[in-house]
Predicted 3D model of a 269-nucleotide RNA (Bacterial large signal recognition particle RNA) from a Solirubrobacteraceae bacterium. It matches the Rfam family "Bacterial large signal recognition particle RNA". Clan: SRP clan. It is annotated as a non-coding RNA gene. RNAcentral records the identical sequence in 2 taxa.
RNA sequence: CCGUGCUAGGCGGGGCGCUAGCGGUGCCCUGUACCCGCAAUCCGCUCUAGCGGGGCUGAAUCCCCUCCCGAGGGGCUCAGGCCCCGGGGUCAGCGCCUCCAGUUGUGGUGUUGAUGGUUCGGUCCCGCCGCGAUGUGAGCCCGUGAACCAGGUCAGGUCCGGAAGGAAGCAGCCUUAAGCGGUGUCUUUCAGGCGCAGCGGGAGCGCCGGGCCGGAAUCGCAACUUCACGGCCGCGCCCCGGGAACCGGCCUCGAAGAUGGGUGCACGG
Numbered sequence: 001c002c003g004u005g006c007u008a009g010g011c012g013g014g015g016c017g018c019u020a021g022c023g024g025u026g027c028c029c030u031g032u033a034c035c036c037g038c039a040a041u042c043c044g045c046u047c048u049a050g051c052g053g054g055g056c057u058g059a060a061u062c063c064c065c066u067c068c069c070g071a072g073g074g075g076c077u078c079a080g081g082c083c084c085c086g087g088g089g090u091c092a093g094c095g096c097c098u099c100c101a102g103u104u105g106u107g108g109u110g111u112u113g114a115u116g117g118u119u120c121g122g123u124c125c126c127g128c129c130g131c132g133a134u135g136u137g138a139g140c141c142c143g144u145g146a147a148c149c150a151g152g153u154c155a156g157g158u159c160c161g162g163a164a165g166g167a168a169g170c171a172g173c174c175u176u177a178a179g180c181g182g183u184g185u186c187u188u189u190c191a192g193g194c195g196c197a198g199c200g201g202g203a204g205c206g207c208c209g210g211g212c213c214g215g216a217a218u219c220g221c222a223a224c225u226u227c228a229c230g231g232c233c234g235c236g237c238c239c240c241g242g243g244a245a246c247c248g249g250c251c252u253c254g255a256a257g258a259u260g261g262g263u264g265c266a267c268g269g
Stems, first nucleotide, its partner, number of pairs: 001269006009057003012030005020046005034054005063262003068257001072253006080247002083243008093235002095232003101225009116213008124202005130196003134191002137188003140184001141182004150175004158167003
C1' cells in the first nucleotide's frame, strides 16, 4: 500500500413549551436521515440523563472536533420609521359654501304713478291709567251651632199662699250670638310672569302702512359662468401627547452548508 473480516460510532438536528434537571410524546423551523411498544390531568431516566426489543451500515465523501456562514426561534427595548387615538395649528396647499357681477328662462308690481328720496305712524322696550279675565279674602245666601255665666216657651219638681192663684226656673223643643262649613248668578278689597284700549317716554338695522317730491322701470325665483384680501379644518401638511409591538436595535439559542484537522482491531499478500 492492497484485500478480507470485525469493533467503536452512526442511522437526523434545532427552537419553544413542560421539568429540580435531561430526553421523549406535543407545536414550530430546517431537511430526508430504520422498524415495533410506552407517553401530557404525562412516559422513562439522573449530570454516564429516554426505557425495552429488533434490523442496516461501518474506519470513512458517511464517525468526532473546530474557524466561517447563517434559515429560523426566544427574551428585552422602542429615541427613529409605519399604523391607530386625542389635542393644537395652517385657507398664502387641495376641496367645499356663500356675497357681488354677467347670461338665459320664468313669475309678480307699475302712468289708477312702481323702484327711489323725504316725512309721519305701527311692529319692539319701559312706566302710568282704564276695562275685562283669573285668583285669595270679605259681604250676601244656605247649613250647623250655647248643660250653666243668650232669648222664647217652659213638663217634672221647688218656693210663697188657708184657698184662689202667683214666682223663680233645670231638662226638652224653637230661634239666635261668637265660631265652623258649603255654594257662587251678584257686590266689593287686594294681587300680578294674563289680555286689550288710551296716554307718556325710549329704541330704531329690518318689516308693514299713510302723506309729499319725482316720473319709468323694478323686484323675486331657478339654472349656468367667472370669482372674493369673506367663511368652513372635510382632506393633506406641521407640532404636542398617548397607544401598539410591524420594520428596526441589543442579547441569546441555533439547523443545513462549508474550511481545516483527528481517529481503531485482527488475518493474509